[in-house]
């Protein structure tokens, strides 16, 4: 330099173009002499910018980060 994949919460992962979810972690409450376990509740997420669309995590374009292959 060329090709190709990935990017979603603190972490790991879901999500036919139609209300962004789960588990762990975290916070609060219950339980307990205290803590843990357990039970209940809660907060938090689409890499950035455009385009298409009534509607975009999803489709298209550019950029950024990163993995792999080729040179």
């Nucleotide at each position: 330099g060329g090709g190709u994949g990935u990017g979603u919460a603190u972490g790991u992962a879901a999500a036919c173009g139609g209300u962004a979810u789960a588990c762990a972690a975290c916070u609060c409450g219950g339980c307990u002499c205290c803590a843990g376990c357990c039970c209940g509740a809660g907060a938090a997420u689409u890499g950035a910018g455009g385009g298409u669309u009534c509607g975009a995590c999803u489709c298209c374009c550019u950029c950024c980060a990163u993995g792999c292959c080729c040179a």
Molecule: transfer RNA
Organism: marine sediment metagenome